[in-house]
RNA sequence: AUAUUAACGUCUUUUUUUGAGAGUUUGAUCCUGGCUCAGAGCGAACGCUAGCGGCACGCUUAACACAUGCAAGUCGAACGGGAGUAGCUACUUAGUAGUUGCUCUAGUGGCAAACGGGUGAGUAAUGUAUAGGAAUCUGCCCUUUUGAGGGGGAUAGCCAUGGGAAACUGUGAGUAAUACCCCAUAAGCUCGAAAGAGGAAAGGUGAUAGAGAUAAUGCUUUCUUGGUUUAUGCAAGACAUAUUCUAAGUAAGUGUUAUUGACUUCAUCGCUGAAGGAGGAGCCUAUAUCGGAUUAGAUUGUUGGUGGGGUAAUGGCCUACCAAGUCGACGAUCCGUAGCUGGUCUGAGAGGAUGGCCAGCCACACUGGGACUGAGAUACGGCCCAGACUUCUACGGAAGGCAGCAGUGAGGAAUUUUGGACAAUGGGGGCAACCCUGAUCCAGCGAUGUCGCGUGUAUGAUGAAGGCCAUAUGGUUGUAAAGUACUUUCGUCGGUGAAGAUAAUGACGGUAACCGAAAAAGAAGCUCCGGCUAACUUCGUGCCAGCAGCCGCGGUAAGACGAAGGGAGCAAGCGUUGCUCGGAAUAAUUGGGCGUAAAGGGUGCGUAGGUGGUUUUUUAAGUCAGGUGUUAAAGGUUGGGACUCAAUCUCAAAAAUGCAUCUGAUACUGAAAAACUUGAGUGUGGGAGAGGAAACAGGAAUUCCUCAUGUAGAGGUGAAAUUCGUAGAUAUGAGGAGGAACACCAGAGGCGAAGGCGAGUUUCUGGAACACUACUGACACUGAGGCACGAAAGCGUGGGGAGCAAACAGGAUUAGAUACCCUGGUAGUCCACGCCCUAAACGAUGAUUGCUAAACGUCGGGAAUGAAUAGUUCUCGGUGUUGAAGCUAACGCGAUAAGCAAUCCGCCUGGGGAGUACGGUCGCAAGACUAAAACUCAAAGGAAUUGACGGGGACCCGCACAAGCGGUGGAGCAUGUGGUUUAAUUCGAUAAUCCGCGAAAAACCUUACCAGCUCUUGACAUGGAAGUCAUCGCUCUGAGAGAUCAGAGUUUCGGUUCGGCCGGACUUCGCACAGGUGGUGCAUGGCUGUCGUCAGCUCGUGUCGUGAGAUGUUGGGUUAAGUCCUUUAACGGGCGCAACCCCUAUCUUCAGUUGCUAACAGGUAAUGCUGAGAACUUUGGAGAGACUGCCAGUGAUAAACUGGAGGAAGGUGGGGAUGAUGUCAAGUCCUCAUGCCCCUUAUGAGCUGGGCUACACACGUGCUACAAUGGCGACUACAAUAGGUUGCAAAGGGGUGACCCUGAGCCAAUCCUUGAAAAGUCGUCUCAGUUCGGAUUGUUCUCUGCAACUCGAGAACAUGAAGUUGGAAUCGCUAGUAAUCGCAGAUCAGCACGCUGCGGUGAAUACGUUCACGGGUCUUGUACACACCGCCCGUCAAGCCACGGAAAUUGGUUUCACCCAAAGACUAUGAGCUAACCGCAAGGAGGCAGUAGGCUAAGGUGAGAUUGGUAACUGGGGUUAAGUCGUAACAAGGUAGCCGUAGGAGAACCUGCGGCUGGAUCACCUCCUUU
Repeated sequence: AUAUUAACGUCUUUUUUUGAGAGUUUGAUCCUGGCUCAGAGCGAACGCUAGCGGCACGCUUAACACAUGCAAGUCGAACGGGAGUAGCUACUUAGUAGUUGCUCUAGUGGCAAACGGGUGAGUAAUGUAUAGGAAUCUGCCCUUUUGAGGGGGAUAGCCAUGGGAAACUGUGAGUAAUACCCCAUAAGCUCGAAAGAGGAAAGGUGAUAGAGAUAAUGCUUUCUUGGUUUAUGCAAGACAUAUUCUAAGUAAGUGUUAUUGACUUCAUCGCUGAAGGAGGAGCCUAUAUCGGAUUAGAUUGUUGGUGGGGUAAUGGCCUACCAAGUCGACGAUCCGUAGCUGGUCUGAGAGGAUGGCCAGCCACACUGGGACUGAGAUACGGCCCAGACUUCUACGGAAGGCAGCAGUGAGGAAUUUUGGACAAUGGGGGCAACCCUGAUCCAGCGAUGUCGCGUGUAUGAUGAAGGCCAUAUGGUUGUAAAGUACUUUCGUCGGUGAAGAUAAUGACGGUAACCGAAAAAGAAGCUCCGGCUAACUUCGUGCCAGCAGCCGCGGUAAGACGAAGGGAGCAAGCGUUGCUCGGAAUAAUUGGGCGUAAAGGGUGCGUAGGUGGUUUUUUAAGUCAGGUGUUAAAGGUUGGGACUCAAUCUCAAAAAUGCAUCUGAUACUGAAAAACUUGAGUGUGGGAGAGGAAACAGGAAUUCCUCAUGUAGAGGUGAAAUUCGUAGAUAUGAGGAGGAACACCAGAGGCGAAGGCGAGUUUCUGGAACACUACUGACACUGAGGCACGAAAGCGUGGGGAGCAAACAGGAUUAGAUACCCUGGUAGUCCACGCCCUAAACGAUGAUUGCUAAACGUCGGGAAUGAAUAGUUCUCGGUGUUGAAGCUAACGCGAUAAGCAAUCCGCCUGGGGAGUACGGUCGCAAGACUAAAACUCAAAGGAAUUGACGGGGACCCGCACAAGCGGUGGAGCAUGUGGUUUAAUUCGAUAAUCCGCGAAAAACCUUACCAGCUCUUGACAUGGAAGUCAUCGCUCUGAGAGAUCAGAGUUUCGGUUCGGCCGGACUUCGCACAGGUGGUGCAUGGCUGUCGUCAGCUCGUGUCGUGAGAUGUUGGGUUAAGUCCUUUAACGGGCGCAACCCCUAUCUUCAGUUGCUAACAGGUAAUGCUGAGAACUUUGGAGAGACUGCCAGUGAUAAACUGGAGGAAGGUGGGGAUGAUGUCAAGUCCUCAUGCCCCUUAUGAGCUGGGCUACACACGUGCUACAAUGGCGACUACAAUAGGUUGCAAAGGGGUGACCCUGAGCCAAUCCUUGAAAAGUCGUCUCAGUUCGGAUUGUUCUCUGCAACUCGAGAACAUGAAGUUGGAAUCGCUAGUAAUCGCAGAUCAGCACGCUGCGGUGAAUACGUUCACGGGUCUUGUACACACCGCCCGUCAAGCCACGGAAAUUGGUUUCACCCAAAGACUAUGAGCUAACCGCAAGGAGGCAGUAGGCUAAGGUGAGAUUGGUAACUGGGGUUAAGUCGUAACAAGGUAGCCGUAGGAGAACCUGCGGCUGGAUCACCUCCUUU
């Protein structure tokens, strides 16, 4: 745009444009918020690397200093000379003079030099950009027009002569002009009201024609003379005639050429006046144009006027006078920074940054000042002066200005050749030729950028070799290479050879391009590979070396360091650094926020400003539409074209969002006018109130004083003490004094703007609400500055002072206690007046207005109803609670908004530094307000979640406490550990969860340790070669501590295909290797401990939440139990619990030997001894039994609990095994296995001896005791488990005994260990270091064993220690348990107080869960998450860093005042000098030098202001693995914390006063919800 539709929308077609995030705070989450990265760009630099070409670009720093060369000249057609050269003329010996042409030329003169080129110091407006304007000038150029007549005097050059080192300059003589001057003339010119007056000029060059002059010369004709050719004649030659060619001359005619040419004419370059144009320049106005208010007032020619001057022109531009203005919060003045623009970079855009190259404007030219000339300059390659610097000097004086092109030095991270040419484009001069041109065009250097090309193509699998990795098979590098075939872009060599130029002229350049030749030949690097971010392994290293953009990596298995292999990306480049924009909506117009994250001003009144109700009319400023002008070119965009393409160049179009102007529209806003009533205000009425100020006056209580009663305490605390009291306190009674505060009422009730306000009465006074609806008529809202008020503390002056109470003192507490507690106590608290002006001044929520569900309270007013003191309903205004929608990161808010909208103000932009420093304002001070930076970190923060923790809460459990019993801790001994010692005392374990543990047995061995002596393919395994078949073994001898060495003797394998064939064994040799109780348990497996036999842990689906997560698993009951029931947005499942398994308690049944023995029988001294039996006990198979099954009660039902019955057993009957998810980097590499590292004649192996047994001491675990519930003696009874041939061993004998001799029986329900002990009976001892206790020691023995010394156990006799029940503290145990008693076994030659098991005897107590410990569930707080053994604050000490103050010192900039005053122009003067004009002359006009004046740069002096540098010393701040002191904060953080203020204190901090909740807990009150 089309179609369709009421509209939204949809369809179709075309065109244009177009916006990405990530990492990092946490255990995890959402949010806030910063930091960092990915992109694009650059006049860049640095590192590594480098083949070619095109096009661009190249001192960003020192506007620092510059050697050398060049960059502005030109004109002889303006002028007089000069030089050279070529002619001509005259006179001449040479030569000189004149003249003509050409070339060159210093000087006079003209034009240019004000352009072009450079730079960006200055400049925040004398600038720039855009749009306008009037009071102007303009050389050369263009158009039109006018004139161009007549005179004059000088002067340079030159010459002469001086001065000076030079630069330069004086004097004299003479000279030209388009130089200079005068006169005339003139306008549509200038001045003037007019009359009138004034009022210019310059010539040069060329050409043609005519008249003429001079010279030269050609032709024709005539004549004269000579020569000559040919012919003819003559008597033949010095002859004649005719004829041909020719020379010279005279005269005439005619033509040509050259020179000259008065005068005339034409052309051309100039000259003069006037008018206009073009282009250029000057001036004015509006708007726009960086930061700072820690710059708030600035200004005296300042603002305006009048007169005058000045300028090309307006104007305080200048001057005199007059007036007192002018600018400024819409930011003046001052300070800092900066050339501005077209554009460029970036961005979706809006914007942000920037102004190099190219183009426009401006400014500057060593620094400062000044004018001259000129059309134009206050002049880059001109002048004068001053200053600094440099150079020359004969010391008297001179000269200079690269921010032109090259180039040099310096600075710097850093930026090129002392090149070619005027061929092109353009510029200056000239009539022109031409000259000049570091403008320009080219070349050179530079990967500085950009664009393009190349470094080969195809084929090629034994997937070669080598490298790397590896599970050792292979994989990868990799079709990659080699090989084979092909091509030649670029480069190299050779040849041809442009366009650029229009007739000529080409620096570039023998360049581009084209043709030919050879050969894969000459041409790839850089960065990266932990995530972001594409790309992975090995080795080395070992919090070292190093990396790092952010997060972070590295402490022995590093994908993060270094190297290698491999890979990824880009590519003649790649990376790094720096800077800009982006991402960053992280300054938010588009497009952010402010309850708790940063952020609402403490509160009000109110000025400027901003915004503003309803209706009408006018206007047309804003607004909208259209036109016109402009918006330079280049650039950018689109479409064409030319270089092979591209970059690049070029043509065209569109655009240039802006400004100005004209026309139109009038809804809205504005302006003007008129009206309205709903906003606002006024009025009337009756009520409410701790609203404010002042005065008066009241009672209770504290304290003090007096008196009285009365007697020894009082007071105070966790407990005490300081303190008061016998000088009579406390207590009690009476009276008095004084000050402060106002119980109950009282309520999240009222009032006020906030702070705040509380007994009562009176006076004065402010405000709000309601009802009525009369009046005004938008009078309103907000509010920067401003003004006022503003708790407590604090300050000043004067009062007052009862209580309380900073400081202070004392007493306690404590490790300390500058605190918490106590006793005192001063400022202060109170009043008056004056300051201060801050608080968690909080609803952490600015003011105002409108709109948007409900429900329930409460205060004030009103209305309706009412059976009228009650109550109900409605309404307006306050004040609360719950809650819908909506909002919110969540918490929460929710008509009293944090919802939906509008207006205005304030404030925020990471944490720390810091609300600090400096400056300013205020204040008496304290201090308040305003308010940074350096530096440093990658976070800081909010809300919510899950845990963990709490000197938070609730509930529950446990030998956890309590109630009991017995111990440990004291003694002696045993044993383990620490420590110490040692040659070694091997190693490990070492809070609970190590310590009679590994070790169920250290004299040797074990054994790992130490000393010494030995071995080295090894003590042990496999493989190879050689050898042997009795090697080996056994016995013996010698040496030795032994290992070992030497020797003698004895013995002589199996199979067999009969082969030194096989098997087996051994010896020797050498290499691979063995070996390691060496390291790492923080590389591991396995196993184990512990929380804990605690009841927990978790999943699927669903639901809720943005999410982490929650729910389930919570609640109510119940249980030993997440056991079960019930409720329930949950419903189900799994691992755990329980049960299933074993032992045990009862019974049944089956089976009876080795066990049993009731009945029967036999027998004995006696005995199941025998026959026999199968009843009992017992053994071991199979079963039964117990399930809250039954009853009652409780429980809402239920689950379950309580009690009971029955039963051997009753509520998991008693034991055992069984150990969820996980925690402790728990333990173990020395059981075993194992990665990596380490040792390899030793860290391996063997042997002897020693050690593990040490001993001042400390701890753990035990044994024995301390005695009468006992010891001793005598007698006597009853077990169970378990074990036994390398063994248990009976009976018998010996010995006091350990034990010995002998050896029946037993390979075990048979025999043995095996007499169990305590208990019981009797006797004795009689409370003592004993008749307890037994250590220690002595002597003598026994046993095992090669061996008993270090270092075994036992026996007998003798000895007879400590010890009389054990401090603080601490352990075990709830029933066949504790306690006590013995027995057996494993290990073991021997060694048991330990360990494991067995039975005997056999208790006490549990009210209960307040407290200590551990655990579980719920909840709460948290700044913890390595999880309270957490986190964390401050002083002090040390290192480093930046900053503030500071006596002072040294600079910059700048102001004011004064002094001095160059050059200069201006003004004045005019005694000196003076060509042109006037004048007969004298002289005059005019001019010059000089002098004077004020102005004035630089300089000087003084006083300031401002801003830097340095600085003894000093102050705080930041930061830094392991310093000191405490523990302030986070939990009720152990005294709740914090805010303001004041005092104090090593330090965090403490205390007082007032405030806040951003305080836990308990109780009470109130409200709400549900029933």